About this RNA:
Large-subunit ribosomal RNA, domain II from uncultured marine group I thaumarchaeote, 721 nucleotides, folded computationally. Model confidence (mean pLDDT): 80 of 100. The sequence was found in a public genome assembly. Its Rfam family is "Archaeal large subunit ribosomal RNA".

Context: one part of a larger RNA
Parts: sequence; C1' cells; structure tokens
RNA sequence: GCCAAGGAGCUGACUGUCAUGGCAAGACUAAACCAGACAAGGUGGAGUCGAAGGGAAACCGAGUUCUCGCAACAUUAGUGAGGAGAAGCGUGUGAAAGUGCGUUGAGUCAUGGCGGCCAGGCUAGAAGCCAGUCGAUCUAAUCCUGAGCAAGCUGAAGGCGGGCGAAAGCCCGCUGGAGGGCUGAAGCAGUUCUGACGUGCAAAUCGUUUGUGUGACUUGGGAUUAGGGGUCAAAAACCAAUCUAGACUGGCGAUUGCUAGUUCCAACCGAAGCGUCUCGUAGGGCGUCCUUAGUGGAGAUAGCGUUUCCUGUAGAGCACUGAUAAGGAAGUAUGGGGAAGAAAUUCCUCGCUUCCCAUUCAAACUCCGAAGGGAUAUGCAUUGAAGAAGCUAGGAGACGGGUUCGUGUGACGUAAGGUUCACGACCGAGAGGGGUUUAACCCAGACCGAAGUUAAGGUCCCCAAAUUUUUGCUAAGUGUCAAGCUAAAGUGUGUGUUCGCGCCAAGACAGCAGGGAGGUAAGCUCAGAAGCAGCUAUCCUUUAAAAAGUGUGUAACAACUUACCUGCCGAGCGUGGGCGCCACAAAAACGGACGGGGCUAAAGCAAAGUACCGAUACUUUGGAUACAUGCCAAGGGGCAUGUCAUGGUAGGUUGGCGUAGUGAUUGGGUCGAAGCAGGGCGGUGACGUCCUGUGGACCAUUUUCUAUUGCAGAUCUUGGC
Repeated sequence: GCCAAGGAGCUGACUGUCAUGGCAAGACUAAACCAGACAAGGUGGAGUCGAAGGGAAACCGAGUUCUCGCAACAUUAGUGAGGAGAAGCGUGUGAAAGUGCGUUGAGUCAUGGCGGCCAGGCUAGAAGCCAGUCGAUCUAAUCCUGAGCAAGCUGAAGGCGGGCGAAAGCCCGCUGGAGGGCUGAAGCAGUUCUGACGUGCAAAUCGUUUGUGUGACUUGGGAUUAGGGGUCAAAAACCAAUCUAGACUGGCGAUUGCUAGUUCCAACCGAAGCGUCUCGUAGGGCGUCCUUAGUGGAGAUAGCGUUUCCUGUAGAGCACUGAUAAGGAAGUAUGGGGAAGAAAUUCCUCGCUUCCCAUUCAAACUCCGAAGGGAUAUGCAUUGAAGAAGCUAGGAGACGGGUUCGUGUGACGUAAGGUUCACGACCGAGAGGGGUUUAACCCAGACCGAAGUUAAGGUCCCCAAAUUUUUGCUAAGUGUCAAGCUAAAGUGUGUGUUCGCGCCAAGACAGCAGGGAGGUAAGCUCAGAAGCAGCUAUCCUUUAAAAAGUGUGUAACAACUUACCUGCCGAGCGUGGGCGCCACAAAAACGGACGGGGCUAAAGCAAAGUACCGAUACUUUGGAUACAUGCCAAGGGGCAUGUCAUGGUAGGUUGGCGUAGUGAUUGGGUCGAAGCAGGGCGGUGACGUCCUGUGGACCAUUUUCUAUUGCAGAUCUUGGC
C1' cells in the first nucleotide's frame, strides 16, 4: 500500500418549543393494591399544572366599552372570527402630573421531531496528580568471605666494613629492598582519528592511538540501603535498554478552548470573518448576517432626478490660536555690552515687548469652502396579493478573511506580494472559455439532453479558424507579453515624419587652387616678447579680401595654418525643436527559453476593412423539479397554462433509498431458497428487477413499530496479502 470484518451525536432524569391525538375551565394520575400472559385492564385525586394579578411586604384585587379592519360571508349601503387602535379597570410607586406590570377566559396529558442542562455525553489522543504494590541479577555506596596482578628499571630507611673527627657527626664501599615510584604483559579504562559502522556484527560494536597497571587497584560469591525514598570523590549521575522523582496496577472513559476522524441519495434557501463585553485576542457570551414555521395585510428601496434642511473634509486663507525669514517705528522702569562725563545722566548697540508693512506654514488654526455623504417629501425605475414592511418563535453557522482588483483630493512607511482604512466588485462558497502554467485579470453566473449563433481571445505549424485586403514604420530577432510577471535617468551625424530660422544661379555647402598686404616688431613689460608668456588698447591706410590675429611653432625671429577674399565646380546646404520606431545605458552562477517550432515589404509594430474560428453565455427545441392558477378526480394524484425560478462551502428545511429485527398481511422454494459470479433492462439518484451459471435450504412483497442501521480516510483496530 491493497482486501475483508469492526469503527464515531447514543441513553436516562429534568426542561424549552413545534407537530399530532384525547379531554377541556379543566387536564392528568404517582406510589401502592386487585387481577393477569414478565400484557392489556381495574382501583387509587395524595399531588402537579392551569383557571388573577399587582406588591419587597403588609395588603388590596380586574375580567368591560368603543372604533378601524384582513380572510370569509352577504351583496346597494354592510357584517366581520383572528388582528390593530383608543378608553376604562386591578395593583405597585408618586404630593400630583405621570409611569411599570396585569386585564376583553385555554389549558392539560400522552407520543414524536429539534434544542438546552446534569451525567464520560460524537470517537480517538496528552504531559501529568494521587494511592497501593514489585524491584539493588544493571548500576551507586557499604559490609562479609575468597581470587588476581609476566618481565624489567630505580634503589629510601636500616645493617656491615673502611676512613676522618675532641665530639656531635660526616664521607666512601658493600648490603638492603621502600614507594597511592618508572617502562610494560594480563587486567581495568575509553583519549584521538570527532576513523569504520550508522535499515550496524552491535538499541554503544570494530580498528588505530591512548590512560592506568602494588593500589583511593581489579574481580567472583553472599548481604544491606526503595521512590519525595535510596545512593552519590557531585554529572541533578545511577536505582534492570525507563529518572529534575522507577516500574506495574488502580482512581480513569483524569482533564485538554488543541489535533485528526465522523459512514446512503435527491430537492429548496443560503452565510460570516463585522460591532461590543470577556485574565480576552487558537476560545466564549450578546447583537448584525443565514434558515424554518407562524403572524401580518400593502407597502418596500440598493438606481436616477427634483424640494427643503444638516455637515466643516479636499482645497484655500491668515480674520483668531500658534509658528515663521527681512525691514521700519515706539517703549525698555528692572536685561547684557560699549562710549562720554567727577557724578547725576546722556548716547550707541544687542536682546525683549507692542504696532506698521510684508514672507512662509499648521492633525489637535479657520474670515472661507466644494465634490461627496445624510435626512425629508415627491416623480420615475425596480420589486410586492404567485403575499411587501413590521412582529413572534425554533435551529444554526460565524466572530483567523484575501485580492499588484477598481476608485480615494485617505493615514503610516525610503520602499515592499508592506501595514491600516472607506465605497464597490470578485475569490472565499463559482464551474465553463481566454491569459503557456495560474483563487480573485478579461468574457461569462453551470437544472438535464440536442442543434445553431456569438463574447473575451484568436486565425503559419503544434491547434479550431486569413500565410486575408490596404497604407506606413522597424534591421535591433527589436519584437512576436493587455495587466499580473512591464527596466530608468541620460545619450545617439541609426532612420522616418513634421515645424521654425539662416545661406543659395548676383553661384550656397564641401573639396581643390591662388591671395591672405602696409603704418608696425601697436604700446607696456621684459635678457628677449616681432599676431600667438603676460597687461592695456584694438586704430588708420591700400584693397576683391586680409584679425593690433584661430591654432601649431621659435630663445626671440622665421616657417606652416585659420578667419577673410577670388577662381574652378554647379544645386541644394547649415542649424534648432516636436513626434514614431530603433540603438547604447543593460552583470550570476549546467545550455535555455516569445508556450515551442520558427518568423524580416513578418507569423513584429502602427492604422483601417472584410471573412472565419471560438464557452455550460444567447437562440431554438424536447424533458425534469419548484411555485401559482384553472379543470378533472376526491385516498395524498392527473392534465394544461404561466413564472423565465433551479452554481454553491458552513448551515437551516423537506422528501426518499438501503440494512437488522418485531407485529400484521400476501406469497415463493429440492421442478432448487439465501449467498456468490457474469450479463440485460428500469430509475435524476440512493437503488430495484430479470436471465444464465454456481450453490443446496430457507426467503421475500406490502404495512406498523424499534434500532449497536450505511465507511475511503482517524500514523484507526483485528486478520490476510
């Protein structure tokens, strides 16, 4: 992983509500007893609920009147169950006005559905807490009794001999054999490779290297210490692969706001992730939002306009509040500094305050002030007797939302697939077509079939449909990307287009050729300064034209060149701006992505035209269901017409299928039941039925009731493979 079987909202008490039934101002019995078939039945009125409320209590104590009016009935006005309103009444409070509750009679018992609550309470799942037992064959410590430690080295005290000394004693040699001494085998340990192994040889091993190896040594056997306890040369280490409190059994189905799972079908409706409270933010309560039933009986309001009001935002402004760069005037008593003076005092300046002129600002400023939003009335529109608004009751779910979606003249942030808002849409809970892929982008809201037509988007091939018609642009494979997923400032004598200015047959622009002079080497400076180091000035003459000189160059000159003029040539040239496409700007890790192939007067870009393809959209047609109306049947149905209704998670409601058993009923079966296997047919479906084979003894229809009643999941349980 597969298969089979098992596997999760159950049961009781109390209680709310709805449905059905009995009786009804009443309803019902409980325990117990009689009888009986473990029944049914009979007796039993104790008691409970209801029929009166108000008040803390003392205490007091209503159940009437009128109007409107849906259904219905009558039809000329109308009557009018239920319903609505007004008045009255009871009682509490209050001095009163007033106000709270009640009042124009419906309950009760049984059964069932859905909830609440107490219980293990849909199933499975903790870590844990407590109690009682069992453990020291592992290991920690201790005790008793045993065992073990090759070989070698070192050479303490003591002893003996000798020498020296007054002595204490010292020295030399030999002997001796001490030591938590040294090297090292066995043993014990477990340092390094952070080696091997790491579904291992092994739930701690193997190799290498290493520590210790006569001792606080190692070890056999036997004993002792026990769970808030032991033992500990201390690591909270060890106490049987279990230790910051052992294991086992019990309390125990501990508790868990957390996690996983939660079993057949169809039909109708269909959410919320918001407000508020919460030791509250993974939860819960109440409200909003969903659903079902009832009541009600004519309005409702998401859209657009108009009427009359409300508002203080965006913007703007400085009239208030506060801030603000510059200038001027006045004051300064009591601020700082300076000057004059013997001093009083005076003057200057900075600062401060006020005013004038004038600058810039504000979420907590406003002399102003939109769009927009809200309320009201009304018109249109949409919707509503196929039943609106409102009201009541039962059942929920939900209280983690998301979006490079649109809009905002929002807030915070450098920014973000950022955070936080408002209004709307979408996803959530929405399938289908397009966007290569794709929650929310575009088209479009799927009851079930059939045929056709379109939307978005496309039409060279993959791939349905144009290698379609016309005109341009691009040479970069730019591009072939609506967005999401897009590269910028800047630059370009790439190219197209457009606008402006200037020169030009009195000859432009470029090129080639010639000239490019004189006063003068301008003056100054300087060693020199002659067009060309620097400073000042920048005139005049001859000219077709030629600078008190544009750039090289020299020590300074010279030389070359340019401006400027002329000749040759013969038609456009120069310059600036806008727009389109293009280029550079442009860097990432295997080779590589326009979806791919590939594409160049495109199969790219821009602008037009026609045709075609293309969805569950739209149209036509057949059918189903729901709701309504009509007709026919009256045993719950049939037929016709209409609505243009039928996407759907959580969830609410309704109707069914199947399993096991009970009672009733009608049947089948050795001329072959159940079960199993294969096939045909029917039903929207759960599923039903028939045939054949196998099998060899029970089974089924209809109906009532009951339930250990439906499996793919839970690292589900057991068994098999």